Molecule: transfer RNA
Organism: uncultured bacterium
RNA sequence: GGCGCUAUCGUCUAGUGGUUAGGACACCAGGUUUUCAUCCUGGUAACAGGAGUCCGAUUCUCCUUAGCGCUA
Numbered sequence: 001g002g003c004g005c006u007a008u009c010g011u012c013u014a015g016u017g018g019u020u021a022g023g024a025c026a027c028c029a030g031g032u033u034u035u036c037a038u039c040c041u042g043g044u045a046a047c048a049g050g051a052g053u054c055c056g057a058u059u060c061u062c063c064u065u066a067g068c069g070c071u072a
Stems, first nucleotide, its partner, number of pairs: 001071007010025004018055001027043005048064005
């Protein structure tokens, strides 16, 4: 240099164009408990950036950024 893959709550992840972006852990609040832990209930929190296609984009296309791999 060329090619390919990946990017979603604090972390790990689901989501093949349409209704509130879901789950686990973590965190916060409450309940239970003499206290802690466990357990139960509830809550906060996310689509890497830009452009395009489309009535509608996390999803499809292009570019950029970051990471990883293959190749020269």